[in-house]
This is a predicted structure of a 469-nucleotide part of an RNA (small-subunit ribosomal RNA, 3' major domain) from an uncultured bacterium.
The full RNA is in RNAcentral, with records from ENA.

Context: one part of a larger RNA
C1' cells in the first nucleotide's frame, strides 16, 4: 500500500430475530461413498460435488469386461494397377462381424479418353472418451446485481505513494446534492433491450356475440360493438400540493390516477479472486500408442448391496378417504405425428377411421373446489411398500433390465433426536397441466395457470458482504 482481528463507528442481506411449510425417524425413486465383481467406463469433492455433466444405460449410446475378428486400417487426401459397377436381392456356414456361391448389371465422348464408383498394391498418413485444465483457448461456476474498480493532468511526499473517491447530507447504488488541491474522464450503477399491468387507435379470420334473426350448437345468415389476437401509439416523470431539510440532494404523507416513487419479473455480472472446473462439447501446444491405448462384432456391465450420507416424491389421516353428481384454466405440442366420433374390452390398450401442416383439428374430460351420501378414530374403508398369477404397449429383442393394467397381497409407518433448510406476496403452501430428450421409459428438470396464507418488535447475537478508522 494492503490483509487480517473473539479492535471500534456507520450500513446492508430471508444474515438473525417473527410466522409458515419442510429435511433428520418409515418404505419407495434418484445421485453419490464404501464393499464387492470378470467388468460394475470415466469426470465432478465444503459453500460454489452428491435428481451435477446425463434434455431421458434393454441392443446402440459406450469409454469397460469375456469371448471372436481386421491391419493404410469404420473415417480423410494423394499415386500406381485392375474392373464396370456400386446399391438392391437368394442361399449356405457362423453368436455375429465375417467368409463362399448365384440374379441383377453405369454415364458420357471428338472412341484417345474423361467422370464416378468397386477391389488389389504402396507410401505418406489415417485413429486414440491415451495422459496432462498446473502448457493453453473457449466456455461457464463463485464471491455477486456486491458497489466497487481504475486512468489522465494537477498538486503533497526523498520515495513506496497519497489526493481525486477522505468531511457533511442522502440514495438501491462512488445515486445525488453540498463542501474541499483538487479538476476532469473511463469500466461498473441506473437507463436504452424483452415481456406483464391500464387504455386509444388500425386490422376481423380460423376469433368474437349486444342489437337483429336461427338454432340442439354463433352450425349458417348478419355483423366487429365487446372479448380476444396483433402492428403503431399513449401513460409515470418526485411531474403536482403540503411537511421536514442546509430551503441542497432528498425524505414524509396527499391528490389524481389502471399502475407512485426502481410498478412487480427478466436479460444484462465492472477490476479482479479461488494455479477452482472441464483435454470426455469442440479447438489445441507437448508426451504416449501404431497387428494396438487404433477399429468392428456378440454377450455381458454400467441396474451388484452387511453398511453410511445428499437430493426428491408418498404418507402417517376426518381441513381426511371413498361413491355419485356438477364448475372454471393457461403455457405449449402435433405429418415417421396428433388423434375426434363410433365399436369391442373391467382396464392398460384393440379394431375402424373423420379431420387437422393448425387462433380451423386433435392433443384436451383440467384438478384442488362445490353439492349428495358413507366411513367413525381403528394400523382402520388410513397406508400403499412387496410378492403371486393373468396381461397391454413399444421395439429384431423387455431374462439379466422397460412402462402400464386388473384381480389377489397389504410391509413399515400414529408427525420424527441432536442438528438443519426455503420463503416477505399473488410470495409459502397446496392442486393440476404443458413441453425438451425420446421407439419405449419421468417422482427428475424447464415452463403453465388455478386456490392462497402468516409474520417482520427490531439489528444485541449467528453467517456473509461494503465505507471509514
Nucleotide at each position: 500500500a494492503g490483509u487480517c482481528g473473539g479492535g471500534g463507528g456507520c450500513c446492508c442481506g430471508c444474515a438473525c430475530a417473527a410466522c409458515c411449510g419442510g429435511u433428520g425417524g418409515a418404505g419407495c425413486a434418484u445421485g453419490a461413498g464404501g464393499u464387492g465383481u470378470a467388468a460394475u467406463u470415466a469426470g465432478a469433492a465444503g459453500c460454489a460435488a452428491c435428481g451435477c455433466g446425463a434434455a431421458g444405460a434393454a441392443c446402440c449410446u459406450c469409454c469397460u469386461c469375456a469371448g471372436g475378428u481386421c491391419c493404410u486400417g469404420a473415417c480423410a487426401u494423394c499415386c500406381c494397377u485392375u474392373u464396370g459397377a456400386c446399391c438392391g436381392u437368394u442361399c449356405u456356414a457362423g453368436a455375429g462381424a465375417u467368409a463362399g456361391a448365384g440374379c441383377u448389371g453405369u454415364c458420357u465422348u471428338u472412341c484417345g479418353g474423361g467422370a464416378c464408383a468397386g477391389a488389389g498394391g504402396c507410401c505418406a498418413c489415417a485413429g486414440c472418451u491415451c495422459g496432462u485444465g498446473c502448457a493453453u483457448g473457449g466456455c461457464a461456476g463463485u464471491c455477486g446485481u456486491c458497489a466497487g474498480c481504475u486512468c489522465a493532468u494537477g498538486u503533497c511526499g526523498u520515495g513506496u505513494g497519497a489526493u481525486g473517491a477522505g468531511a457533511g447530507g442522502u440514495u438501491a447504488a462512488g445515486u445525488c446534492c453540498c463542501g474541499c488541491a483538487a479538476c476532469g474522464a473511463g469500466c461498473g450503477c441506473a437507463g436504452c433491450c424483452c415481456a406483464u399491468a391500464c387504455u386509444g387507435u388500425u386490422a376481423c379470420u380460423u376469433g368474437c356475440c349486444a342489437u337483429c334473426a336461427u338454432u340442439c350448437a354463433c352450425a349458417a345468415g348478419g355483423g366487429c360493438a365487446c372479448u380476444c389476437u396483433a402492428g403503431c401509439g399513449a401513460g409515470a416523470c418526485u411531474g403536482c400540493c403540503g411537511g421536514u431539510a442546509a430551503c441542497a440532494a432528498a425524505c414524509c404523507g396527499g391528490a389524481g390516477g389502471a399502475a407512485g416513487g426502481u410498478g412487480g419479473g427478466g436479460a444484462u455480472g465492472a477490476c479482479g479472486u479461488c494455479a477452482a472446473a472441464u483435454c470426455a462439447u469442440c479447438a489445441u501446444g507437448c508426451c504416449c500408442c501404431u497387428u494396438a491405448u487404433g477399429a468392428c462384432u456378440u454377450g455381458g456391465g454400467c441396474u451388484a448391496c452387511a453398511c453410511a450420507c445428499g437430493u426428491c416424491a408418498u404418507a402417517c389421516a376426518a381441513u381426511g378417504g371413498u361413491u355419485g353428481g356438477u364448475a372454471c384454466a393457461g403455457c405449449g405440442a402435433g405429418u415417421c405425428g396428433c388423434c375426434a366420433a363410433c365399436c369391442g374390452g373391467c382396464g392398460a390398450c384393440g379394431g375402424c377411421a373423420a379431420g387437422c401442416c393448425a387462433a380451423u383439428c386433435u392433443c384436451u374430460c383440467a384438478a384442488a373446489g362445490c353439492c349428495a351420501g358413507u366411513c367413525u378414530c381403528a394400523g382402520u374403508u388410513c397406508g400403499g411398500a412387496u410378492u403371486g398369477c393373468a396381461g397391454u404397449c413399444u421395439g429384431c429383442a423387455a431374462c439379466u433390465c422397460g412402462c402400464c393394467u386388473a384381480c389377489a397381497u397389504g410391509a413399515a409407518g400414529u408427525c420424527g433426536g441432536a442438528a438443519u433448510c426455503g420463503c416477505u406476496a399473488g410470495u409459502a403452501a397446496u392442486c393440476g397441466c404443458g413441453g425438451a430428450u425420446c421407439a419405449g421409459c419421468a417422482c427428475g428438470c424447464c415452463g403453465c395457470g388455478g386456490u392462497g396464507a402468516a409474520u417482520a418488535c427490531g439489528u444485541u447475537c449467528c453467517c456473509g458482504g461494503g465505507c471509514c478508522u